[in-house]
Context: one part of a larger RNA
RNA sequence: GCCACCGAGUUAGCUUUAUGUUGCAGGUUAAGCCGUUCUUGGCGAAGCCACAGGGAAACCGAGUCUUAAUAGGGCGAACAAUUAUGUAGCAUGAACUAGACCCGAAACCGGGUGAGCUACCCAUGGCCAGGGUGAACCUUCUUUAAACGGAAGGGGAGGCCCGCACCAGUAAGUGUUGCAAUACUUUUGGAUGAGCUGUGGAUAGAGGUAAAAUGCCAAUCGAACCCGGAGAUAGCUGGUUCUCUUCGAAAUAUAUUUAGGUAUAGCCGUCUGUGUUCCUUAAAUAGGUAGAGCACUGAAUGGUUGCUUGGGCCCUUAUGGAUUCAACACCAAUCAAACUCCGAAUUGUUUAAGUCAAAAACAGGCGAGUCAGACUGCGGGGGCUAAGCUUCGUAGUCGCGAGGGAAACAACCCAGACUGUCAGCUAAGGUCUCUAACUGAUAUCUAAGUGGGAAAGGAUGUGUCAUCUCCAAUACAGCCAGGAGGUUGGCUUAGAAGCAGCCACCCUUUAAAAAGUGCGUAAUAGCUUACUGGUCUAGCCCUUCGGGGCAAGAGAUGGUGCGCCGAAAAUUCAACGAGGCUCAAGAUAUCGACCGAAGCUACAGGUUGGUCUGGUUUUCCAGAUCAGCGGUAGAAGAGCGUUCGUAUUGCAGUGAAGCGGUACCCGUGAGGGGCCGUGGAGCGGUACGAAGCGAGAAUGGUGGC
Numbered sequence: 001g002c003c004a005c006c007g008a009g010u011u012a013g014c015u016u017u018a019u020g021u022u023g024c025a026g027g028u029u030a031a032g033c034c035g036u037u038c039u040u041g042g043c044g045a046a047g048c049c050a051c052a053g054g055g056a057a058a059c060c061g062a063g064u065c066u067u068a069a070u071a072g073g074g075c076g077a078a079c080a081a082u083u084a085u086g087u088a089g090c091a092u093g094a095a096c097u098a099g100a101c102c103c104g105a106a107a108c109c110g111g112g113u114g115a116g117c118u119a120c121c122c123a124u125g126g127c128c129a130g131g132g133u134g135a136a137c138c139u140u141c142u143u144u145a146a147a148c149g150g151a152a153g154g155g156g157a158g159g160c161c162c163g164c165a166c167c168a169g170u171a172a173g174u175g176u177u178g179c180a181a182u183a184c185u186u187u188u189g190g191a192u193g194a195g196c197u198g199u200g201g202a203u204a205g206a207g208g209u210a211a212a213a214u215g216c217c218a219a220u221c222g223a224a225c226c227c228g229g230a231g232a233u234a235g236c237u238g239g240u241u242c243u244c245u246u247c248g249a250a251a252u253a254u255a256u257u258u259a260g261g262u263a264u265a266g267c268c269g270u271c272u273g274u275g276u277u278c279c280u281u282a283a284a285u286a287g288g289u290a291g292a293g294c295a296c297u298g299a300a301u302g303g304u305u306g307c308u309u310g311g312g313c314c315c316u317u318a319u320g321g322a323u324u325c326a327a328c329a330c331c332a333a334u335c336a337a338a339c340u341c342c343g344a345a346u347u348g349u350u351u352a353a354g355u356c357a358a359a360a361a362c363a364g365g366c367g368a369g370u371c372a373g374a375c376u377g378c379g380g381g382g383g384c385u386a387a388g389c390u391u392c393g394u395a396g397u398c399g400c401g402a403g404g405g406a407a408a409c410a411a412c413c414c415a416g417a418c419u420g421u422c423a424g425c426u427a428a429g430g431u432c433u434c435u436a437a438c439u440g441a442u443a444u445c446u447a448a449g450u451g452g453g454a455a456a457g458g459a460u461g462u463g464u465c466a467u468c469u470c471c472a473a474u475a476c477a478g479c480c481a482g483g484a485g486g487u488u489g490g491c492u493u494a495g496a497a498g499c500a501g502c503c504a505c506c507c508u509u510u511a512a513a514a515a516g517u518g519c520g521u522a523a524u525a526g527c528u529u530a531c532u533g534g535u536c537u538a539g540c541c542c543u544u545c546g547g548g549g550c551a552a553g554a555g556a557u558g559g560u561g562c563g564c565c566g567a568a569a570a571u572u573c574a575a576c577g578a579g580g581c582u583c584a585a586g587a588u589a590u591c592g593a594c595c596g597a598a599g600c601u602a603c604a605g606g607u608u609g610g611u612c613u614g615g616u617u618u619u620c621c622a623g624a625u626c627a628g629c630g631g632u633a634g635a636a637g638a639g640c641g642u643u644c645g646u647a648u649u650g651c652a653g654u655g656a657a658g659c660g661g662u663a664c665c666c667g668u669g670a671g672g673g674g675c676c677g678u679g680g681a682g683c684g685g686u687a688c689g690a691a692g693c694g695a696g697a698a699u700g701g702u703g704g705c
Stems, first nucleotide, its partner, number of pairs: 001705006011098003015095011026049003032043003053060002063075004101239002104236001108229006119203001121201007128193001130162003133158001137154006166190003171186004205221001207217003214223001242639006252265005266370002268367007276359001277360001279354008291342001292340002297336003301332004306328001308327005314321002373398010403414003418605004423601003429595003432579003438592001440591006451581001457565002461562010478535005484508003487515001489503003514529001518527002539550004606629010640694001642691010658678005664673003
């Protein structure tokens, strides 16, 4: 890992409650007793519930309590409506108390077992090759006045040195399902000492022992192990077994030693009741948002008038003057979530009318689940008008939703799957090929593969619209020529002559020419521009090469369509799904056709609810008709199967159960049968009852492979 078997809402309670059903009309017995076919019958009102309430109670009583009250008020009775209401069983749902659906802690407590491992201690034994160093002390010699001192010899100290055994375990490697639940190889520390070691003994878990590491106390130690309390507790995780049918959520509010739990409400189911209360429209009414506005509160720009007011500054000294800022006034133009002279849409409330049941609403009983939500559009707050961010409101979808589209893609677009069909029509989206369907029609645009990613900004890209100017008195561009004089304007300056800078910017001659547009010089010079006159270029055709003919537009500004640049990423293409596409297979506008889904339709069938008809009056059966039938948590209904029991009826050696097979039959399904084989002795149907009643999951248990 696979297979087989086992494996989880049970049982109890003189408990409570609801629903269904049965008995009685008040209901019912308990202990106990009698009888008996042995698990049923009879007796047994003690007690319990109901029949009356109010009050804390005494107590009173269809009333009572409060109170001084006979007032008022609270709770009742009565009235009204309805037929039941009550009680005792049984069944089912739920609650409570118990282990209470099952498995699962780490822990806590009690009583015991452990020091053959290891820690420390006690008693008694054992062990430490060899080599080196050479303390004290002693002797002799020397030295000295005597000492001190010196030398030689002897001596053999030491938690001394090197190094086996022995003890330890430093570093690296190997090993890591190992040789080994700590080893091996090389290397390393101690090795006469606080040394190592044998045997016997002591200390025990709220404890011991510890040269102290929370170390060690039998591969276990921040409190050993074994058994018991014990099914500890687990607001936590996992698991929880057959089928079909109907409905179908929530991820919110409030509270919480509360935030991943729970309670009540909200939302769901089911039963009963009310009977249009729902919804729509109209009218009335509520409001201060969007917008707008500046009348208030504030913010804020420019200007005017200063008879005004205040502050600063200057001149002058009292009379003031000039200037500036602020306030005020006026004109023009603005801004505001915490501004409003105004002010919608949507919305709420009330009333009326309409819809008249295939649809809703409300009330009550019982049963839930939900309290982590997600994205998208719109309206906001927080943040960076960041986030697949966060937090509200509102709508949708997902959640709990399949199908078609978006290449793929919970939350986007279309559309809500009862079943079947080798039928039809459409939606979104598409129709060159992959790939179902027009290489459709008309009119334009784009040249960028734009389409098929992006901004500020930039540009004689190109289409189109508009305004203005010049032009056969020849425009625009080009070419030829002029571009002068007073004057080197004045100032400044070493110089300043059009051209460093400052000031002014006139006059004359002219076709025209600046007190000078740019370059240039030390300053001049020089080149050029504005401005003026002249010329008519380029291109095409012909030509006898001389020339001739044709030849009119130019410029500025603005709007708009489609394009261009701006444009850098990590494994080739990789920013159309691909191929590939250019009067498109791209874009814009209009038109027609087709394809396209589980949508709609057609035909057939199933089922739920309402209404109607018939049968047999409710139940039930059949038919018609209308509306439904996606679904997680969850509620409700109807069934299948297993084991056992009671009653009844059957099968079986001419082959029971079980097992294997099957292309056959029945049922929506769980399942039920038939047939074939195997097997070799028991087993079914029907009605009712009772449960150790259904496995694929629990790192499930046991066994096998």
Molecule: large-subunit ribosomal RNA, domain II
Organism: Candidatus Berkelbacteria bacterium